[in-house]
RNA sequence: GACAAAGGCAAACCCGGCGAAAGCCGGCGACGCAAAGCUACGAGGCUACCGUUCACGCCAUACGCGCGUGGGCCAUGCCAGUCGAGCCGCCGAA
Numbered sequence: 001g002a003c004a005a006a007g008g009c010a011a012a013c014c015c016g017g018c019g020a021a022a023g024c025c026g027g028c029g030a031c032g033c034a035a036a037g038c039u040a041c042g043a044g045g046c047u048a049c050c051g052u053u054c055a056c057g058c059c060a061u062a063c064g065c066g067c068g069u070g071g072g073c074c075a076u077g078c079c080a081g082u083c084g085a086g087c088c089g090c091c092g093a094a
Base pairs, nucleotide, nucleotide: 001091008033009032014027015026016025017024018023031081037087038086039085041084042083043082044079045078046077051073052072053071054070055069056068057067058066
């Protein structure tokens, strides 16, 4: 970064699987991509199992403990096709 050449990747939908979910893997399929190759280093975003807190209900003579449901908070989970950064990489016109 070209109305170039050779190629490459593969969004959404759908199907199967894993996962609590976000999402990931495989198949189909192409919305697009000059790094839409790799890496969670920085920012940002997504989810909330576990944990915590509140409310309600149940058990209990009562307190307490425990269980269930719902709301809030929360990343150690996730996103590289959100941006930046690092590393590797095809071609060679202006």
A computed fold for a 94-nucleotide RNA from a soil metagenome, annotated as c-di-GMP-I riboswitch aptamer. RNAcentral holds the sequence, with entries from MGnify.